[in-house]
RNA sequence: UCGCGUGCUCUGGGGUCGGUGAAAUUCCGAGCCGGCGGUGACUGAGUCCCUCUACCAAUUUUGGGGCUUAGAAGUCCGCGACCCGAUGGCAGCCAGUCAUCGGUUGAGCAGGUGAAACUCCUGCACCGACGGUUAAAGUCCGGAUGGGAAGACGCACGCAG
Numbered sequence: 001u002c003g004c005g006u007g008c009u010c011u012g013g014g015g016u017c018g019g020u021g022a023a024a025u026u027c028c029g030a031g032c033c034g035g036c037g038g039u040g041a042c043u044g045a046g047u048c049c050c051u052c053u054a055c056c057a058a059u060u061u062u063g064g065g066g067c068u069u070a071g072a073a074g075u076c077c078g079c080g081a082c083c084c085g086a087u088g089g090c091a092g093c094c095a096g097u098c099a100u101c102g103g104u105u106g107a108g109c110a111g112g113u114g115a116a117a118c119u120c121c122u123g124c125a126c127c128g129a130c131g132g133u134u135a136a137a138g139u140c141c142g143g144a145u146g147g148g149a150a151g152a153c154g155c156a157c158g159c160a161g
Stems, first nucleotide, its partner, number of pairs: 003159006009152002016030004032138001033128002035079004042071009074126002083103008108124005130142003
C1' cells in the first nucleotide's frame, strides 16, 4: 500500500409567491429538492513529453498527448430505504419483535459537437413509499430523538501478501 474478516461509528434534500375556495404548504400557475456504488468523450489541479513562438540568463507563447489526483447522471447499469409475503426463534394463540429468504420498487427525449454521447452543450419534458389531513402531499404532520441497508478515499483490531 492493497485484499479479506470482525467490531464500532457515520449515513437524505426540498413548500416559496400568487390564484380559487367555507376549508388546500395537498388543487391550479410559477418556482424548490435529488440517497449509495459503477460507468462517464466533461472540468479543475499537479507532473512529464512533443510541437509552435519569442528570447538568450531567466523567462514568454500556440496546439496536442501521457500519467497522477479531485469533482462530475434524480431519468443509463446495479443497490438501498419504504411496502408485501414465507419460514424459523421468543410467546399457549394473536399482536409484537428478532433472524434468514423471497417479491415489489419511479422517470428522457430532441437537436448540436464528435470516430464514438444513456453521461458533455442547448432546448423541452418527466419522476418521487406508507398512514394522516375541514380538500387529492416528493416537500406539511406521523411511525421516526426509531430501525437498518446500499455504502464510507471513516476508525480500531486481526489475518494474508